[in-house]
RNA sequence: GGGGUAAGCCAGGCAGUCGCGUGUGAAAACAUGAGGAAAGUCCGGGCUCCGCAGGGUAAGGAUGCCAGAUAACGUCUGGCGUAGGUAACUAUAGGGAAAGUGCAACAGAAACAUUCCGCCGAAACGGGUAAUGCCGUGGUAAGGUUGAAAUGGUGAGGUAAGAGCUCACCGGCAUUAUGGAGACAUGAUGGCCGUGUAAACCCCAUCCGGAGCAAGGUCAAAUAGGGCACAAAAUAUGGCGACCCGUCAUAGCCCGGAAGGUAGACCGCAUGAGCGUGCAGCGAUGUUGACGCCUUAGAUAGAUGAUUGCCAAAUACAGAACCCGGCUUAUAGGCUUACCCAUCUU
RNA sequence: CGGGAUGUAGCGCAGCUCGGUAGCGCGUUCCGUUCGGGACGGAGAGGUCGCAGGUUCAAAUCCUGUCAUCCCGACCA
Numbered sequence: 001g002g003g004g005u006a007a008g009c010c011a012g013g014c015a016g017u018c019g020c021g022u023g024u025g026a027a028a029a030c031a032u033g034a035g036g037a038a039a040g041u042c043c044g045g046g047c048u049c050c051g052c053a054g055g056g057u058a059a060g061g062a063u064g065c066c067a068g069a070u071a072a073c074g075u076c077u078g079g080c081g082u083a084g085g086u087a088a089c090u091a092u093a094g095g096g097a098a099a100g101u102g103c104a105a106c107a108g109a110a111a112c113a114u115u116c117c118g119c120c121g122a123a124a125c126g127g128g129u130a131a132u133g134c135c136g137u138g139g140u141a142a143g144g145u146u147g148a149a150a151u152g153g154u155g156a157g158g159u160a161a162g163a164g165c166u167c168a169c170c171g172g173c174a175u176u177a178u179g180g181a182g183a184c185a186u187g188a189u190g191g192c193c194g195u196g197u198a199a200a201c202c203c204c205a206u207c208c209g210g211a212g213c214a215a216g217g218u219c220a221a222a223u224a225g226g227g228c229a230c231a232a233a234a235u236a237u238g239g240c241g242a243c244c245c246g247u248c249a250u251a252g253c254c255c256g257g258a259a260g261g262u263a264g265a266c267c268g269c270a271u272g273a274g275c276g277u278g279c280a281g282c283g284a285u286g287u288u289g290a291c292g293c294c295u296u297a298g299a300u301a302g303a304u305g306a307u308u309g310c311c312a313a314a315u316a317c318a319g320a321a322c323c324c325g326g327c328u329u330a331u332a333g334g335c336u337u338a339c340c341c342a343u344c345u346u
Numbered sequence: 347c348g349g350g351a352u353g354u355a356g357c358g359c360a361g362c363u364c365g366g367u368a369g370c371g372c373g374u375u376c377c378g379u380u381c382g383g384g385a386c387g388g389a390g391a392g393g394u395c396g397c398a399g400g401u402u403c404a405a406a407u408c409c410u411g412u413c414a415u416c417c418c419g420a421c422c423a
Base pairs, nucleotide, nucleotide: 002341003340004339005338006337007336008335009334010333012311013310014309015308016307017306018305020033021032022031023030024029035317039328040327042326043325044324045323046322047212048211049210050209060208061207062206063205064204065079066078067077068076069075080094081092082091083090084089095203096202100201101200102197103196104195116144117143118140119139120138124137125136126135127134152170153169154168155167156166157165171192173190174189175188176187177186178185179184216267217266218265219264225255226254227253228252235251236250237249238248239247240246274293275292276291277290278287279286280285347419348418349417350416351415352414353413356372357371358370359369366403374390375389376388377387378386396412397411398410399409400408
């Protein structure tokens, strides 16, 4: 010097001019003003209301190797197994298929124990021939064919032909010993009928009340009626109307420029599961009963912008709307650290 | 800002539950019929099932991510 793996950081800076939101101020003016994802709204929590959700059952949903972290999680950390890579390392929805049900199209003889072609004629039965496995029962899953998949694989022995029938190695299963906190690993022994699919129904274990800041709360214009009582009808009076029909009010009580809570204003709403150092832990993380810091967006038609100059270049994805913890997706250019492989030079 | 639904041929829809050849109507092309057109009859074309990845032997269908479109939601009743 080449190729690669992993982890992380920055996301323009300074100055001038004009402009916007918020706060302070009498004013002038001063201070401050988007992100690593503010996004998708996919999970979890705070908060609020409905409600009572303490226990149990059912339905529905979610999760699913082991151990831990956390307010909680489907997230994260450390391991185990499996797969990939020469390696650094990466990926992993990874419980149960001998509890049951379903499905496996087409092809193929057969898709849970199947004889279509093939192989055999040792044993037994029947038929037939001059004779012969020649024929029907029969034995056989080695070989062929189909398929994604054909009921352990390879080799040897064995056999009538074959077959875990026997043996060696491999694979898987059961029992057992040792190691480990556990997932699991290693060894020994036995022995090999039982395919795949649970991101099909299902079984097992664990967890889950619903809705969401347009949640919800406080104050309160304009508008003159409102509340309580009363089963309904009839009748009377009055308003509308020339009259009839119809319709409204009254024939009870109370209150009243009130009640209600719309427009509008305010709260919720910006100091929080906060950040840094130290210490503990492999790590996620914990610790304020160690120390330090306060680091100021907060709108409600919705501010955070435009332009000029310099810095080699300023070019990505994209912009808060109750707030946090994650996940996922988008992203120009640049930088740092550690490690792996091969080659070259010394 | 919050909540929900839907994407399949030019248009409107079915199929998805329970995975196994992608269909129906209208439209469209050609032929017949007619003097000609319509209607009618016959034959045909047209689809990466929004996109990407995964599970599976196999995906429009199951799972995950993503994109687009549409609907609902302030207070009282």
Predicted 3D model of RNase P RNA and transfer RNA as a complex of 423 nucleotides. It holds a member of the Rfam family "Bacterial RNase P class A". Rfam links the family to the GO terms ribonuclease P activity, dimeric ribonuclease P complex and tRNA processing.